Source information:
SAM riboswitch aptamer (S box leader) from a soil metagenome, 107 nucleotides, folded computationally. Its Rfam family is "SAM riboswitch aptamer (S box leader)". Its Rfam clan is "SAM clan". Its family is annotated with regulation of gene expression in the Gene Ontology.

[in-house]
């Protein structure tokens, strides 16, 4: 780049730095009461390995616990829309499914 799970849940201090940041776009926050980042130490969670257990026979499938090991994450639902369709007197509002992203696995 391709498959494929999830994505209305949770979880912050400290140092160092000094302006821009929340993928794009719109909108609306966040931000010198110091933001993005990086480093430490620390929470959250349970993708995957690792432990039990059932089934199934070829390294699968399903469940369970627990946080050893490998990610991940820790301002807003992926902060809210961006593309169709439904509802409806309707700019608007609401539900659905899609996109587009994030992540884990696997190619």
């Nucleotide at each position: 780049u391709c498959u494929u799970a999830u994505c209305c849940a949770g979880a912050g201090a400290g140092g160092c730095g000094g302006a821009g940041g929340g993928a794009c776009c719109g909108g609306c926050c966040c931000u010198g009461c110091g933001a993005u980042g990086c480093c430490u130490c620390g929470a959250c969670a349970a993708c995957c390995g690792a432990u039990c257990g059932g089934c199934g026979u070829u390294u699968g499938c399903c469940g369970a616990a627990u946080a050893c090991g490998g990610u991940g994450c820790c301002a807003a639902u992926u902060c809210c829309g961006g593309c169709a369709g439904a509802a409806g007197g309707a700019u608007g509002u609401u539900c659905u499914g899609g996109a587009a992203g994030a992540u884990g696995a696997g190619a």